[in-house]
The part of an RNA shown here (small-subunit ribosomal RNA, central domain) has 347 nucleotides and comes from an uncultured bacterium.

Context: one part of a larger RNA
RNA sequence: UUGGGCGUAAAGAGGGAGCAGGCGGCGGCAGAGGUCUGUGGUGAAAGACUGAAGCUUAACUUCAGUAAGCCAUAGAACCCGGGUUGUUUGUGUGCAGGUGAGGAUUCGUGGAAUUUCCAUGUGUAGCGGUGAAAUGCGUAAAUAUAUGGAAGAACACCAGGGGCGAAGGGGAAGGUCAGGCCGGUAACUGACCUUCUUUCCCAAAAGCGUGGGGAGCAAAUAGGAUUAGAUACCCUAGUAGUCCACGCCGUAAACGAUGAGUACUAAGUGUUGGGAGUCAAAUUUCAGUGCUGCAGUUAACGCAAUAAGUACUCCGCCUGAGUAGUACGUUCGCAAGAAUGAAACUC
Numbered sequence: 001u002u003g004g005g006c007g008u009a010a011a012g013a014g015g016g017a018g019c020a021g022g023c024g025g026c027g028g029c030a031g032a033g034g035u036c037u038g039u040g041g042u043g044a045a046a047g048a049c050u051g052a053a054g055c056u057u058a059a060c061u062u063c064a065g066u067a068a069g070c071c072a073u074a075g076a077a078c079c080c081g082g083g084u085u086g087u088u089u090g091u092g093u094g095c096a097g098g099u100g101a102g103g104a105u106u107c108g109u110g111g112a113a114u115u116u117c118c119a120u121g122u123g124u125a126g127c128g129g130u131g132a133a134a135u136g137c138g139u140a141a142a143u144a145u146a147u148g149g150a151a152g153a154a155c156a157c158c159a160g161g162g163g164c165g166a167a168g169g170g171g172a173a174g175g176u177c178a179g180g181c182c183g184g185u186a187a188c189u190g191a192c193c194u195u196c197u198u199u200c201c202c203a204a205a206a207g208c209g210u211g212g213g214g215a216g217c218a219a220a221u222a223g224g225a226u227u228a229g230a231u232a233c234c235c236u237a238g239u240a241g242u243c244c245a246c247g248c249c250g251u252a253a254a255c256g257a258u259g260a261g262u263a264c265u266a267a268g269u270g271u272u273g274g275g276a277g278u279c280a281a282a283u284u285u286c287a288g289u290g291c292u293g294c295a296g297u298u299a300a301c302g303c304a305a306u307a308a309g310u311a312c313u314c315c316g317c318c319u320g321a322g323u324a325g326u327a328c329g330u331u332c333g334c335a336a337g338a339a340u341g342a343a344a345c346u347c
Base pairs, nucleotide, nucleotide: 003319004318005317006316007301008300012315014202015201016200017199021195022194025087026086027085028084029083033080034079035076036075037074038073039072040071041070042069048066049065050064051063052062053061054060090192092188093187094185095184097182098181103177104176106175107174109172110155115151116150117149118148119147120146121145122144126137127136164169207248208247209246210245211244212243216242217241221237222236223235224234259314260313261312262311263310264309267292268291269290270289271288272287273286274285275284276283296303297302320347321346322345329340330339331338332337
């Protein structure tokens, strides 16, 4: 590289936007670039392929024929491509509706609470913690209890294998700003689609920089236990951090371990948001989200209209295990490190 693959064996990039490139609805017309056909020239010989012949056979050798590519020329017009002209079912827009923890600059707001701290009152010797204890706190009055105050963080019930978002993710209530999606309609546009190397953007937690904030929790750390030891599990404390603003980092079992798009392919059942229908239903139709289950598929497990089925288009990736996601180089980063990514050698 070919072939074959990528849910679990190696393999789908964490997610998106999108230029180049690839691929691409249904008709008409002309043209003839690709394509196809005829003819001519060329395509050395050997080799290849087909059929014969000769060495006893074979290999081998000889003979005959065929094939391949390029060019010129004459034609064909289904398909591919370009041109032109239409069309509406793909796409997008409009109109009047709908659902939702989708986002954000935000902006202030809240208490049915909780925790800690502070002040004061009551009250007195314990509290706390564990398997059992101890460290710890407490006569400078703790714990408990009552009233008042402060602060920060998080938002019970509703709440649901429910909904939203491209993914990460998102849950108090209200206002503001703007996004997506769905059903209905069929007015407009007229293939405007799809995928996407490079590129750009987003991206949990932890971490980093500067400045705030700091109630609770809690890496590190200290002490107490346990133990043969105990750099742990348990306990008492406790700093970064967790929170906010701005800027970096760019990784996760970033998982459905399943790339995106389109079309097609038995049924049954639950549920969310719309439509038709009805007094209400039944029934029916879209879009999602679950379960069961044929055909089919799979090494099996399983998947099964939300496919891992049947096909097509485009991208990414894999090619024995270890060495190793390491070394070197390069790019990025403040750093931590990230991205790219081998070989010797061993089996």